Model confidence (mean pLDDT): 89 of 100. This is a predicted structure of a 357-nucleotide part of an RNA (large-subunit ribosomal RNA, domain IV) from a soil metagenome.
Context: one part of a larger RNA
RNA sequence: ACGUGGUCAAGGAACUCGGCAUACUGACCCCGUAACUUCGGAAGAAGGGGUGCCGGGUGUACGUGCGAGGAUUUACUCCUCAAGCGGAACCCGGUCGCAGUGAAUCGGCCCAAGCGACUGUUUAGCAAAAACACAGGUGCGUGCCAAGCCGCGUAAGGCGCCGUAUACGCACUGACGCCUGCCCGGUGCCGGAAGGUUAAGGGGAGGGGUUAGCCGCAAGGCGAAGCCCUGAGCCGAAGCCCCGGUAAACGGCGGCCGUAACUAUAACGGUCCUAAGGUAGCGAAAUUCCUUGUCGGGUAAGUUCCGACCUGCACGAAUGGCGUAACGACUUGGGCACUGUCUCGACCACGUGCUCG
Repeated sequence: ACGUGGUCAAGGAACUCGGCAUACUGACCCCGUAACUUCGGAAGAAGGGGUGCCGGGUGUACGUGCGAGGAUUUACUCCUCAAGCGGAACCCGGUCGCAGUGAAUCGGCCCAAGCGACUGUUUAGCAAAAACACAGGUGCGUGCCAAGCCGCGUAAGGCGCCGUAUACGCACUGACGCCUGCCCGGUGCCGGAAGGUUAAGGGGAGGGGUUAGCCGCAAGGCGAAGCCCUGAGCCGAAGCCCCGGUAAACGGCGGCCGUAACUAUAACGGUCCUAAGGUAGCGAAAUUCCUUGUCGGGUAAGUUCCGACCUGCACGAAUGGCGUAACGACUUGGGCACUGUCUCGACCACGUGCUCG
C1' cells in the first nucleotide's frame, strides 16, 4: 500500500450518473392496518406492544389411558370413575443484567409515474429487459390420400393424425375493460370471363434450291415429280389488359384565403387538389426539433419528476388506441428510517506485497 473483516465524535446523501456499496429492518405471539380493486387482493401494508429466570394459582386445563364399576339390544357396544405417563396457555407476585428471538439463522418501508397484464423464456462466455413467449382476439387456408411439412427424386415412406372445421396449418395482435373511424386510386390476394394482346403447336397460301425433260449452233434459258430450305392469312391456353370484391391484406388518411360591435380567435364562407383527407382517445409523450415551451406542484434553489395547456418539427386506433387491480433482481422522480457514500478521516484484527534487518 492493497485485500478481507470490525469499530467510530458531530452531522446524516452534503457523496455520486445514480444511496452504488454499507447500514437499518429481521423470528414468534398480540393489537392494528389506507387509497385503490378484476372483491381474490392490496397485507407481513403502514404503525405499535410483548418475549429470560424463579415462586404461586397448578403438575391445573388438556392428551393418553393400566385398571375398576355400571347398562343393555351380548357387541370390534355404550356410560362412569381412574393409576401411571405426557403436559400447555393465561393471571398474580418476585428477581438479575447494558442487553432475555441475549449466539446463529432471520423482510427496510412508503408515495407517484413509464413500460410489459400475470408465472414463465433469452444473448452457455460483457445485455434478463419495456425484448421472446403467453392464455385471449382476428383474418386467411384446408372436406381428408386435407391444407401444410419432411424425404437428392413427379419415389416408396413419414409427420399432420390412428385427428376431421368446437379440427389442423399460416399470419398478425397480445389478460381484462371501453373501443377499433375514413380511403380499394397504387401493390397484393380473391372472383369474373364478353372483348383486346399472346407461346409452343396445328396449318400451309406463297417464295427459293436441285434437275429428268424441253428450247437453243453455243453461251444460256424454261423447268414436272421427288427431296430440301423458307413461309403469310387462319386456329392456338394461362398470364397481362379489362370488370368487380377485399384494409384485424401491404399501405394511405391535404393546402391557400377571408369572416363575429375592444383585441384575439374563428362556429361560418370561398377556392384548389385527393382514392380518402386523421374520428374516438391521448398528447413537449420510451414520440416535441425550436425547448430548460408556458402555467401549477414539490425544493431555500429542480435541463430530471408529477399535474395541466395544445403551437402533435414528426401520436392515433389489432405494425392496435386509451385505461387498468395484481405482478417486476425492469426504468424514472420524491419521502421516512438508516448508515464511513460523504464533510474527513482515524483505529483494530487477519492475510498478501514492499522496505529495513
Rfam family: Bacterial large subunit ribosomal RNA.
The RNAcentral record of the full RNA draws on MGnify.